[in-house]
Predicted 3D model of a 350-nucleotide part of an RNA (small-subunit ribosomal RNA, central domain) from a metagenome.
Its Rfam family is "Bacterial small subunit ribosomal RNA".
Context: one part of a larger RNA
RNA sequence: UUGGGCGUAAAGCGGGUGUAGGCGGCUUGGCAAGUCGGGUGUGAAAGCCCUGGGCCCAACCCAGGAACUGCACUCGAUACUGUCUCGCUAGAGUCCCGGAGAGGAUGGCGGAAUUCCAGGUGUAGAGGUGAAAUUCGUAGAUAUCUGGAGGAACACCAGUGGCGAAGGCGGCCAUCUGGACGGUGACUGACGCUCAGGCCCGAAAGCGUGGGGAGCAAACAGGAUUAGAUACCCUGGUAGUCCACGCCGUAAACGUUGGGUGCUCGUCGUCGCGGGUAUUGACCCCUGCGGUGACCAAGCUAACGCAAGAAGCACCCCGCCUGGGAAGUACGGUCGCAAGACUAAAACUC
Numbered sequence: 001u002u003g004g005g006c007g008u009a010a011a012g013c014g015g016g017u018g019u020a021g022g023c024g025g026c027u028u029g030g031c032a033a034g035u036c037g038g039g040u041g042u043g044a045a046a047g048c049c050c051u052g053g054g055c056c057c058a059a060c061c062c063a064g065g066a067a068c069u070g071c072a073c074u075c076g077a078u079a080c081u082g083u084c085u086c087g088c089u090a091g092a093g094u095c096c097c098g099g100a101g102a103g104g105a106u107g108g109c110g111g112a113a114u115u116c117c118a119g120g121u122g123u124a125g126a127g128g129u130g131a132a133a134u135u136c137g138u139a140g141a142u143a144u145c146u147g148g149a150g151g152a153a154c155a156c157c158a159g160u161g162g163c164g165a166a167g168g169c170g171g172c173c174a175u176c177u178g179g180a181c182g183g184u185g186a187c188u189g190a191c192g193c194u195c196a197g198g199c200c201c202g203a204a205a206g207c208g209u210g211g212g213g214a215g216c217a218a219a220c221a222g223g224a225u226u227a228g229a230u231a232c233c234c235u236g237g238u239a240g241u242c243c244a245c246g247c248c249g250u251a252a253a254c255g256u257u258g259g260g261u262g263c264u265c266g267u268c269g270u271c272g273c274g275g276g277u278a279u280u281g282a283c284c285c286c287u288g289c290g291g292u293g294a295c296c297a298a299g300c301u302a303a304c305g306c307a308a309g310a311a312g313c314a315c316c317c318c319g320c321c322u323g324g325g326a327a328g329u330a331c332g333g334u335c336g337c338a339a340g341a342c343u344a345a346a347a348c349u350c
């Protein structure tokens, strides 16, 4: 390579958008490139295969035949693919109506709590732990009340709940804005799916500049514990955590499960919307679509398990794997301020 694979054994790019490319609904006619058939030419010799012959046989050699599955030209076929063309509406999309939502951005507002500051009351402890000590406190702490400052996060509601492509998103209000879903017709008429590169987004930590800093807290200091204790526990505490702008581009970025489409028993929840029934009405009950859960049939699976949200049955496209270590390392290249990221071996060894 051919294969066989990728939930947990090696293997799904963190996510999206989209270029090239690959693949692509129903239907009319044309063409005949792919495809299929015929013919002609060519397909050296030798070899292989068949027939016959020559060395006593064989190996070997000679003659003839077949074959050379290919290519070119030509004639024909037109189901499928392709291409051009007449149409279609089941894919896809647009318009209209409707409700749901922590989807995103910006600005403003609110209360609880912690800390600090000022003042009042008040007096000897407080704090902390397994027990203590470091620590704070007669210069009046802790406790309690009033006022003020400031930063960060939003208890209850809250849910196997909702939204988002993923990362992720949770007080309230306003403005701007994305997507999905349900309903009804009308419209466009295959406009689709996937996607190497490219581009964009991307938790936390980290970096740059400037702000901010209540609580928490790497580092650090001290107190304990211990044989030791560069830890676990305690008292402190700086970066950081927050904001603006710019970088970084990683993760157990996980459902460890790429995306799309169709098909394949059932049962029970829940969220959004609709239809029917019922009712004063909300519920209840039946049912359709979309999401999100639990259990199970067939089937699949090495087993565990999955099971209409498949890991079942199929097709299309992309990514990836190919024994362990060395190693996600070295070297080179690209990117980055740096940290480092991406790409990615070998010797050697088992």
Base pairs, nucleotide, nucleotide: 003322004321005320006319007304008303012318014201015200016199017198021194022193023192025088026087029084030083031082033081034080035077036076037075038074039073040072041071042070049065050064051063052062053061054060091191092188093187094186095185096183097182098181103177104176105175106174107173108172109171110154115149116148117147118146119145120144121143125136126135162169163168206247207246208245209244210243211242215241216240220236221235222234223233258317259316260315261314262313263312266295267294268293269292270291271290272289273288274287275286276285299306300305323350324349325348332343333342334341335340